[in-house]
Context: one part of a larger RNA
RNA sequence: UUGGGUUUAAAGGGUGCGUAGGUGGUUUUAUAAGUCAGCGGUGAAAUCUCGAUGCUUAACAUCGACACUGCCGUUGAAACUGUAAGACUUGAGUGUAAAUGAGGUAGGCGGAAUUCGUAGUGUAGCGGUGAAAUGCAUAGAUAUUACGAAGAACACCGAUAGCGCAGGCAGCUUACCAAGCUACAACUGACACUGAAGCACGAAAGUGUGGGUAUCAAACAGGAUUAGAUACCCUGGUAGUCCACACAGUAAACGAUGAUUACUCGCUGUUUGCGAUAUACCGUAAGCGGCCAAGCGAAAGCGUUAAGUAAUCCACCUGGGGAGUACGCCGGCAACGGUGAAACUC
Numbered sequence: 001u002u003g004g005g006u007u008u009a010a011a012g013g014g015u016g017c018g019u020a021g022g023u024g025g026u027u028u029u030a031u032a033a034g035u036c037a038g039c040g041g042u043g044a045a046a047u048c049u050c051g052a053u054g055c056u057u058a059a060c061a062u063c064g065a066c067a068c069u070g071c072c073g074u075u076g077a078a079a080c081u082g083u084a085a086g087a088c089u090u091g092a093g094u095g096u097a098a099a100u101g102a103g104g105u106a107g108g109c110g111g112a113a114u115u116c117g118u119a120g121u122g123u124a125g126c127g128g129u130g131a132a133a134u135g136c137a138u139a140g141a142u143a144u145u146a147c148g149a150a151g152a153a154c155a156c157c158g159a160u161a162g163c164g165c166a167g168g169c170a171g172c173u174u175a176c177c178a179a180g181c182u183a184c185a186a187c188u189g190a191c192a193c194u195g196a197a198g199c200a201c202g203a204a205a206g207u208g209u210g211g212g213u214a215u216c217a218a219a220c221a222g223g224a225u226u227a228g229a230u231a232c233c234c235u236g237g238u239a240g241u242c243c244a245c246a247c248a249g250u251a252a253a254c255g256a257u258g259a260u261u262a263c264u265c266g267c268u269g270u271u272u273g274c275g276a277u278a279u280a281c282c283g284u285a286a287g288c289g290g291c292c293a294a295g296c297g298a299a300a301g302c303g304u305u306a307a308g309u310a311a312u313c314c315a316c317c318u319g320g321g322g323a324g325u326a327c328g329c330c331g332g333c334a335a336c337g338g339u340g341a342a343a344c345u346c
Stems, first nucleotide, its partner, number of pairs: 003318004007300002012314001014201004021194003025088007033081002035077008049065006091191001092188003095184003100179001103177007110154001114150008125136002162169002206247006216240001220236004258313006266291010295302002319346003328339004
């Protein structure tokens, strides 16, 4: 390289939109670029293969044949692909109607808890641990009652429940924005799928500026433990945790499973619609789960939400270490991110 692969052995991009490109529904006519057939030209020789011949044989040499799977021209074919023109409605989209949801953004409001402050009651302990001590407390703590302040998070409901492309989303309420789904089958008429680049979004931690700071808490300090203890345990405690704007762009960003389409025995739970009915039972569509047939798989297992059977497009892998390192380039305020080797070694 051909190939074979990508849940767990190496390997699915964190996610979406989307340019080029690749691929693409039913049908009619035309065309003849691809495609197929016939004929002609060309495809040097040597080499290779086959058959002969010559050196005593062989190597070697000579002759002949095949081959050179290609290219060009010409004459035809018209199924398939392409191209041009037309038609269609199942794919896709629009419309009308109904319901759904922690989907997003901004504002307002609420109660419990925590800590702090003030005041009352009250007195000697509190706190913490395996046991202690550091710590707090007669300048009155802990406990308890009342009032006040602040910030952060929303118990129960709550659920192998719901929504979102992913990250993610949960007190109540208002406004705005978005989404999929169902029913109808009115409209457009292939408008589709995928998607290198590119653009946008992207947990936590981190960075910059300005606020805020109740709790918790890297670093740090002290007390213990221990042979030691730069830890685990305890008492404190600063960044941070929260908000606004900007950056960063990574995660076991996981279903460790790319997107789309079609096909393939059933049972069962549940969410939201629709239909039918009598409320029960049932049918249907789109989800979320459990168990299995066929089939697949090295097995574990997967199994209409496929890891089955097929198709299209993208991404990625090719022994372990060296190494996600070095160098270069690009990005970043930095931290660092992206791209990404080799020597050597087993």
Small-subunit ribosomal RNA, central domain from an uncultured Bacteroidales bacterium, 346 nucleotides, folded computationally. Rfam family: Bacterial small subunit ribosomal RNA. Rfam links the family to the GO terms structural constituent of ribosome and ribosome. Model confidence (mean pLDDT): 87 of 100. The RNAcentral record of the full RNA draws on ENA, Greengenes and SILVA.